[in-house]
RNA sequence: GCCCCUGUAGCUCAGCGGAAGAGCGCUCGUCUCGUAAACGAGAGGUCGUGGGUUCAAAUCCCACCUGGGGCU
Repeated sequence: GCCCCUGUAGCUCAGCGGAAGAGCGCUCGUCUCGUAAACGAGAGGUCGUGGGUUCAAAUCCCACCUGGGGCU
């Protein structure tokens, strides 16, 4: 230098055109003498950045950036 993969909640990851979800964590409640566990509820997201296509983009296209791998 070139090619491939990756980036989504605090963490680990789903979601591959109709607009964001799970587990764990966090907060509150129920239960308990109290804590944990269990159960219920809730908060938390510019979907790496900037453009483009589309009625509509996390999803498709282009460029760039981060991390990982490969080739020379």
A computed fold for a 72-nucleotide RNA from a Candidatus Anstonellales archaeon, annotated as transfer RNA. It matches the Rfam family "tRNA". Rfam classes the family as a transfer RNA. Its family is annotated with triplet codon-amino acid adaptor activity in the Gene Ontology. The coordinates come from a structure-prediction model, not an experiment, and the mean pLDDT is 84. The sequence is in RNAcentral, with records from ENA.